[in-house]
Molecule: transfer RNA
Organism: Oligoflexia bacterium
């Protein structure tokens, strides 16, 4: 070059057209519990890589970049 997979809170990951103002887990933060701290227990914060298109509706499906991954030359 070519072609495949892949991108969703800090990190790991569910979700595959409405049900989603997008859940969990862990990390961070309040607040109880404890002499403190840890573990425990309620809360809080925080995400669909970027442009088009299709759709009545798009994280979801289609082009086309960008970022990783890999195959083959």
């Nucleotide at each position: 070059g070519u072609c495949c997979c892949u991108a969703u809170c800090g990190u790991c990951u569910a979700g595959a057209g409405g049900c989603c103002u997008a859940g969990g887990a862990c990390a961070c933060u309040g607040c109880c519990u404890u002499u403190u701290c840890a573990c425990g227990g309620c809360g809080g914060c925080g995400a669909c890589c970027g442009g088009g298109g299709u759709u009545c509706g798009a994280c979801u499906c289609c082009c086309c970049g960008u970022g990783g991954g890999g195959a083959c030359g």